[in-house]
Context: one part of a larger RNA
This record gives sequence, structure tokens and C1' cells, in this order.
RNA sequence: AGCAUAGGGUGGAUGCCUUGGCAUCAACAGCCGAAGAAGGGCGCGACAAGACUGCGAAAAGCCUCAGGGAGCUGUCUAGCAAGCUUAGCUGGGGAUUCCCGAAUGGGGUAACCCGCUCAGGUAAAACUUGAGCACUCGCAUUCAGCGAGGGGCAACCGGGCGAACUGAAACAUCUAAGUAACCCGAGGAAAAGAAAUCAAAGAGAUUCUCUUAGUAGCGGCGAGCGAACGGAGAAAAGCCCAAACCAAUGCAGCUUAGUGGUCCUGAAACUUAUGCUGUUUUGGUGUUGUAAGACACAAGAGAUGGAUUUCAGGGUCCAUCACAAAGUUACAAAAUUCUAUCCUAGUCAAAUGUUUCUGGAAAGGGCAACCAUAGAGGGUAAUAGUCCCGUAGGUUAAAGGAUGGAAUCUUUGCUUGUGUUCUUGAGUACCACGGGACACGUGGAAUCCCGUGGGAAGCUGGGGAGACCACUUUCCAAGGCUAAAUACUGUUGAUGACCGAUAGUGAACCAGUACCGUGAGGGAAAGGUGAAAAGCACCCCGGGAGGGGAGUGAAAUAGAACCUGAAACCCUAUGCUU
Repeated sequence: AGCAUAGGGUGGAUGCCUUGGCAUCAACAGCCGAAGAAGGGCGCGACAAGACUGCGAAAAGCCUCAGGGAGCUGUCUAGCAAGCUUAGCUGGGGAUUCCCGAAUGGGGUAACCCGCUCAGGUAAAACUUGAGCACUCGCAUUCAGCGAGGGGCAACCGGGCGAACUGAAACAUCUAAGUAACCCGAGGAAAAGAAAUCAAAGAGAUUCUCUUAGUAGCGGCGAGCGAACGGAGAAAAGCCCAAACCAAUGCAGCUUAGUGGUCCUGAAACUUAUGCUGUUUUGGUGUUGUAAGACACAAGAGAUGGAUUUCAGGGUCCAUCACAAAGUUACAAAAUUCUAUCCUAGUCAAAUGUUUCUGGAAAGGGCAACCAUAGAGGGUAAUAGUCCCGUAGGUUAAAGGAUGGAAUCUUUGCUUGUGUUCUUGAGUACCACGGGACACGUGGAAUCCCGUGGGAAGCUGGGGAGACCACUUUCCAAGGCUAAAUACUGUUGAUGACCGAUAGUGAACCAGUACCGUGAGGGAAAGGUGAAAAGCACCCCGGGAGGGGAGUGAAAUAGAACCUGAAACCCUAUGCUU
């Protein structure tokens, strides 16, 4: 020095465990903010230096209403003091809520500095307390008001703008992809939406899912892209304007003629506006394609009262009652009461043994019982239906909230026929050129949307049916609103041929921390004594660290560098070889 055996050290694999994660499902909830948010800074404790949590100079808290019933003064963190106990604790509502931050009186190197006006305190000043003082927009307004906005926000949503790597085994059309990134905007969902749609039998808003179907097609016909009709389900809901016409209203203009007008007929009375024309505003009416509506005329359809210059007849309008219908998310809109269910705290809840064995410990084995609408699960010194928490099953809210129902309440109410009348969204549809979207790359390219230039019809009208034409058929553009089914996230509950500390979230532990970077940003490691601290009194060696006894414990080779404790590596002892 090597090999072997034994015993140790080091190290932290493995096994076991789980406080933490991951995923799915169900129910419910979903915006916050000038009434100052999100996020922070600084403070607040009897002993309180630091950190977490909570709170805000009223500062680990205050008031009130409920629940609950014996202890409490949060955690790391023990102790002691002083207290409280109708408390602490849980839930609903309220009060307070420093400074920064959109930050908003002005400034500023965030958490700081400096003001002005008015009012109170004072005899007055200084000082101090309270209120106010930003900008933009809208509506009002000749003295100044009222309201809104701004900022935040993980994902989901709509819009604008819009790549490249990559694939095509190179690359240019193409793809990646209308993706990423950036910007704007909104909500609890958003968007879409009641056919100028599809179709060829007819259907009848939108959205989502399955299918049709990787089909028909598109495509340097390469790589690739990729429908629809139809069928089945989820959910279902339809409406309002513009215009014609009527009435009122403001403005402007016109007028001697007995024209026109005052609802019609007859008579009377009035009339330079009480008439006519144009136009503004408001209200009524009205909203569609087997066309509809307006207007005029005709016919029919509750009661009472009133008005319509006067009288008679007729008509019209208004109010009330009756009848009918509808309603608070669109279609008009506000509130109250009652009621049911649920959410935000809870509560009741059955049944075994001081019989025996092993053991440190019984929940294990034996013996003998009981409950069960409860034998889900967790804990308790090993494996407990009957020890504890629970579980099955019942039951519960002063206050706040959600959903449904009812009532009060609110709103609305003609029908039919006829017509050489009127209306039905114009720089629109459409065309040419240039682009984009459509599964569709310009193609035979319809359809939809933009830019430039032209530019209709108007119901005997217009659009579509994949060039175009005819026929047939279907729909009615150029205005608007609209719940649900859908997406995402959270809370609660349940579940897992999901992980078990190099896994599972980056984070089981004081983690978006320590640390790195000027910054944008990047970003860790780190779990386990024991059933219980019973965490080794006392003695000895040592300066201490540490160790030897003693003691605790089932165990101390479980002693805090603490469960198990592999390997590499190191050491000691013995044997063998050199």
C1' cells in the first nucleotide's frame, strides 16, 4: 500500500409521513374609485428591540344587533404584572380611518415642502381648529351653480394597428396568423341578434355544443387551409324609432275678398290673424312584404258626465266607472307591503365493558353486549360504528343580501271594407378602378366592407337565389334596443388508477422573500426529537466547545447539527498478501 471482516465518522439517498400544491365537477358570487381606489409609507402593545397578523392619533381596537357560554388579554414567544369576565370569540350593520398614491390649492427627489380664502377660539396679533381652493366635458347662467370624467384590475370580451422566427426539408406567392406585441373601450359577462336570411319539401332572431366532415372546395393544386345546407341538443322573447298625418308652440313672410277660417249641415256672431305659406321644437299617431301604415269615405262596436263661439241634429275629444290585457332585463316607469326558498354566525344528534392477554401506551387478540335514515372522514400513546370532533337525519336569523310569488300600484285597449291620394331610412344602392373580409390566393367570383370617381328607382318599387339573362321563388337595405343558453375568475362543497419535499405552484418553511442587475427584469435554497419536553436536576474533566456518570423516556446510535440513515469519501481493530 492493497484485499477481507468488524466497528465508527462523514453524507443525506431511500422508506414512511403531510401542514402545501394540481385537476375536475356542482352550487353560488363577480367589478373597485373624487363619499379618495388598488398599492404603499409611518405608526398603534404594561413589560414590545425585530418580524407576521390586525388596526389607524377613537390605532391587536370603538358602538349596536344577533349567535355562543367559561374562560380571556393574536403568532414567532416563554415568563411576569395589571386587568376583563352580559367577557374574549363568530356573524350583520355602523363609527373612526395619519401621510403618499388618479392625488386634485402650488411645488416636489412618493410618503415631504410652501400657501391663499372664509368661519370659530383671543381684546388683538402670533398660534390653532374646521371648511374650501386642480383640470376637462355637459347642462344651466351676466356673479358662478349642478352633474360627469380621470386611476386600478389575474383571466375572460369588443375594436384599432399588426410582425418575425418557423413550415414549405432552399425560397419569393403561401404558411406561421389576423397569432404575438402595442393601443383604445366595456362588463359581470362581453359580443351577436329579430331576415333586403336560408332554401327549393319548406324553414323562421342570435349564441353555444355534437354531427354533417377533414366532406364540398381553396391551394407555387406544394406545404397546407378548410366551410355550408341539413340533422340532433342547450336556451328561448321579442320590440322601439324616422316618414306620411294631426295638435300645440316659437320665428319669418303674404293679404280688402266678404275669399279663407272658427268639426259637419242650417242660421247667427267674430276674424290683419282666430286665415295662408315656409320652418323650429314638443306631444300624439305609426313600424311592415300573403305589403304595411297615413288620410278620406262607408259599416259595426259598453255606461255616465264634461268640453268643442251660440242654437238644433250629427260627429269628435277628455275624465270617471265597468270589462280585458300587460308590467319593473329590451318593449314606459317608481315605490311599498305580505309571503316562500336560499346566503352571510349556529344548534340537536344514537350506541361498550373498572372482563382478560400482549405492550410504554389498546383503538390490536380473546370473551360478552349495543346503535344504525349515523359502518363518510379526522383525532385520541398501535388498527375505535358505540372516547372526542363529526356523520345520517332534523332545526335556526335581530340585521344585511339574493331569487320567486301575490297585492297595492303603473300602463294600455277599437274592428272590417273601398281608393288613378300620401309615406315607408340618398350622395344611399349600384357601376368603374384600387384593396380588404368571406374555407374561396382574381379566378367563371357571386356575397359583405373600405378608398377615389361617377351615381338610381322609389310600390306598376327594390335586394337575393355563386358571372350574366329569362322564368319562378323569397325577402324589404341604407335607424336603434334586447334576457337566457356561452367565456373567465373567486368562494363553498365534493371527488381523484393526481404529486408527496430535486415531486407538486417559483413559493408545504415569514417567497415573488434572500440574492443578482443602473434598469426593464431575473430569482433561489430551506419540512420531520418524542405519545407527552418528561428538552438531561446533580456530580466529574475542560477556558470553552464538547464529553463521562446520574436521571427522563418504550427507545437517547430519539439529545435538538435530533425518524429511517444507502453510496462515494475518511478512520480504527484484526487477518492475509506484497
Predicted 3D model of a 578-nucleotide part of an RNA (large-subunit ribosomal RNA, domain I) from a Dehalococcoidia bacterium. Rfam family: Bacterial large subunit ribosomal RNA. Taxonomically the source falls in Dehalococcoidia (Bacteria, Bacillati, Chloroflexota).